[in-house]
Predicted 3D model of a 101-nucleotide RNA (SAM riboswitch aptamer (S box leader)) from Epilithonimonas bovis.
The coordinates come from a structure-prediction model, not an experiment, and the mean pLDDT is 87.
Rfam family: SAM riboswitch aptamer (S box leader). Rfam's curators write: The SAM riboswitch is found upstream of a number of genes which code for proteins involved in methionine or cysteine biosynthesis in Gram-positive bacteria. Its family is annotated with regulation of gene expression in the Gene Ontology.
RNA sequence: UACUUAUUAAGAAAGACCGAGGGACCUGACCCGCAGAAGUCUUAACAACCUGCCUCUGGUAAGGUGUUACAUUCAGCCUUUGUAAAAAGGGAAGAUAAGUU
Numbered sequence: 001u002a003c004u005u006a007u008u009a010a011g012a013a014a015g016a017c018c019g020a021g022g023g024a025c026c027u028g029a030c031c032c033g034c035a036g037a038a039g040u041c042u043u044a045a046c047a048a049c050c051u052g053c054c055u056c057u058g059g060u061a062a063g064g065u066g067u068u069a070c071a072u073u074c075a076g077c078c079u080u081u082g083u084a085a086a087a088a089g090g091g092a093a094g095a096u097a098a099g100u101u
Stems, first nucleotide, its partner, number of pairs: 002100007013043005021032003026076004044068003048065003051061004072093001077090005
């Protein structure tokens, strides 16, 4: 880098530095943000996958990865229902893990 599989409405933040953007990309909507966004660092936390342990439908530990506003913030494509508004399901794309490459 690519492929496969699984998950993607649960869970969990304080401080310091910095200083205007941010919620992946595009479009639209909605939201967060100078009462401090993003980023970096420290400490803490969560427990999704891997892993260890146990009294094994579960619990626990927190070693690896990951995560700690909002459903992956929502929609976009398809199907169904509906006069419509909209709702439900699926998909695409993305993210994360494990395995392979």